This is a predicted structure of a 78-nucleotide RNA (c-di-GMP-I riboswitch aptamer) from a soil metagenome.
Its mean pLDDT, the model's own confidence on a scale to 100, is 85.
[in-house]
RNA sequence: GAGAAAGGCAAACCAGCCGUGAGGCUGGGACGCAAAGCCGAGGGUCAGGCAGCGAUGCCUGACGGCCGGGCUACCGAA
Numbered sequence: 001g002a003g004a005a006a007g008g009c010a011a012a013c014c015a016g017c018c019g020u021g022a023g024g025c026u027g028g029g030a031c032g033c034a035a036a037g038c039c040g041a042g043g044g045u046c047a048g049g050c051a052g053c054g055a056u057g058c059c060u061g062a063c064g065g066c067c068g069g070g071c072u073a074c075c076g077a078a
Base pairs, nucleotide, nucleotide: 001075008033009032013028014027015026016025017024018023031065037071038070039069042067043066044063045062046061047060048059049058050057051056
């Protein structure tokens, strides 16, 4: 993938806990999602630290539901 069925995930927000922070986990909750399953050492964004008058650079980390890439997979007509 069909104006089909089954099943799945779960944004914002709320509560608790963790983290300096970005943010994470659990529960509630559904805006959405056909890979919104997993990875992430490409780009991007964000946080912290350092250097620099600054532009910016470097290091460490976060997101991956921002884009691209790799791997794997449920249901099913024409």